[in-house]
RNA sequence: GCGGAUGGCUGGAUGGUCGCGGUGCAGCGCAUCGAGGAAAGUCCGGACUCCAUGGAGCAGCGGCGCCGGGUAACGCCCGGCCAGCGCAAGCUGAGGGAUAGCGCCACAGAGAAGAGACCGCCCCGGGCCACCGGGGCAAGGGUGAAACGGUGGGGUAAGAGCCCACCGCGGUCCGGGCAACCGGGCCGGCAUGGCAAGCCCCGCCGGGAGCAAGGCCAAAUAGGGAUCGCGCGGGGCCUUUGGCCCCGGGGGCUGCUUCACCCCCAGCAGGUCCGGGUUGGCUGCCAGAGGUCCGCGGCGACGCGGGCCCAAGAUGAAUGGCCAUCGGGGGCGCACGCGCCCUGACAGAAUCCGGCUUACAGGCCAUCCGCACCG
RNA sequence: GGGUGAUUAGCUCAGUGGUAGAGCGCUUCGUUCACAUCGAAGAUGUCGGGAGUUCGACUCUCUCAUCACCCA
Numbered sequence: 001g002c003g004g005a006u007g008g009c010u011g012g013a014u015g016g017u018c019g020c021g022g023u024g025c026a027g028c029g030c031a032u033c034g035a036g037g038a039a040a041g042u043c044c045g046g047a048c049u050c051c052a053u054g055g056a057g058c059a060g061c062g063g064c065g066c067c068g069g070g071u072a073a074c075g076c077c078c079g080g081c082c083a084g085c086g087c088a089a090g091c092u093g094a095g096g097g098a099u100a101g102c103g104c105c106a107c108a109g110a111g112a113a114g115a116g117a118c119c120g121c122c123c124c125g126g127g128c129c130a131c132c133g134g135g136g137c138a139a140g141g142g143u144g145a146a147a148c149g150g151u152g153g154g155g156u157a158a159g160a161g162c163c164c165a166c167c168g169c170g171g172u173c174c175g176g177g178c179a180a181c182c183g184g185g186c187c188g189g190c191a192u193g194g195c196a197a198g199c200c201c202c203g204c205c206g207g208g209a210g211c212a213a214g215g216c217c218a219a220a221u222a223g224g225g226a227u228c229g230c231g232c233g234g235g236g237c238c239u240u241u242g243g244c245c246c247c248g249g250g251g252g253c254u255g256c257u258u259c260a261c262c263c264c265c266a267g268c269a270g271g272u273c274c275g276g277g278u279u280g281g282c283u284g285c286c287a288g289a290g291g292u293c294c295g296c297g298g299c300g301a302c303g304c305g306g307g308c309c310c311a312a313g314a315u316g317a318a319u320g321g322c323c324a325u326c327g328g329g330g331g332c333g334c335a336c337g338c339g340c341c342c343u344g345a346c347a348g349a350a351u352c353c354g355g356c357u358u359a360c361a362g363g364c365c366a367u368c369c370g371c372a373c374c375g
Numbered sequence: 376g377g378g379u380g381a382u383u384a385g386c387u388c389a390g391u392g393g394u395a396g397a398g399c400g401c402u403u404c405g406u407u408c409a410c411a412u413c414g415a416a417g418a419u420g421u422c423g424g425g426a427g428u429u430c431g432a433c434u435c436u437c438u439c440a441u442c443a444c445c446c447a
Stems, first nucleotide, its partner, number of pairs: 001371010012326007020034006036346001040357002043355005048210004053260001055258004061206005066080005081095001082093004096201002101199002103195003118141002120137007149167006168190001169188008214283004224274005232248007249265004290309008328343006376446007385399004393430001401417005423439005
């Protein structure tokens, strides 16, 4: 210098002016705050709220899946292992089990899972050559995505794990590692094809719905219609109507079972559905698993301690327009220093938080690899 | 804002791992004086886009897009 890999940051700045939304002040008005890295998709995980109290176990259903760690949790992140790709930096992988069982493997092919002989090779017999009959074989050819271990040698009529060496595979022992796994020794002559993002098995996790959840107030009306459920005994206390307590019994969520220090058992109260009315306000609603700097621990994700900082909360829904200066990019002119014009990505809060994924003009930083040249 | 479902020929829909189909419509021919009906023949697909699993994907998985429905 050229080419490449990885990680991260940024996403115009300042001022004026006219507006919009929130908050504070008794107030004209003033002060102050006012979108994002993805606010998005709603794909995961939570907080929070309601569901009769929303306990436990099993089943069913759904999800996840190498190993170890991080985290409130996760399908996320970090580190490692193995496999594939790359000269390398590095990248990619839903990566448990196919000797638990079932299922599938189209077409082609002789044969697709304890299978098989089309071409072929060899032996014997017959024959006038072609060839025919009997038997042996699976090395070679052919089919296919895949052909029942591979390569080489020995062996044989031809062959074959038939025998041997190496590789693969399985078992076992030893060493290293928390583990996935790696290395080595010995044994076995091969039995065990692929698919689990097919059913399934094993392990782990999960109750459902969602802030339009839920709570309160106001307004409105025919306070309408349908339907469901438990349907009790004894004793005691309080002055009665009536209420409370104890014992026993019965019943109670979404399939079943079950527990208790849970609820109900004569209250005209409750649940569900339909219809009608109201389409107002307050709350939930913004300081939180928050951010950042330093120190310590850790390879790292991250954790611990200390300091500092952080006022968007709208509801047909605010966060914008214009001007000036500077700065980025492009074009034109050219007296080479400027002038003029144009342009600025993706997008935009709606209960909040941690991730993932997708969209994104341009710019910047750091680390690493390969090649070429120079010293 | 939150939740759910769908996408296959021009239209309406089947197809759930092994060559993509039906009805209507379309084109041509025949029948008719002509049209309709009827008969015969034929054309038509990036299976919404992109990745992955698999020998093989409309089908299984992920992701993106579009459309529709429900909830105060």
Two RNAs folded together computationally: RNase P RNA and transfer RNA, 447 nucleotides in total.
Model confidence (mean pLDDT): 75 of 100.
It holds a member of the Rfam family "Bacterial RNase P class A".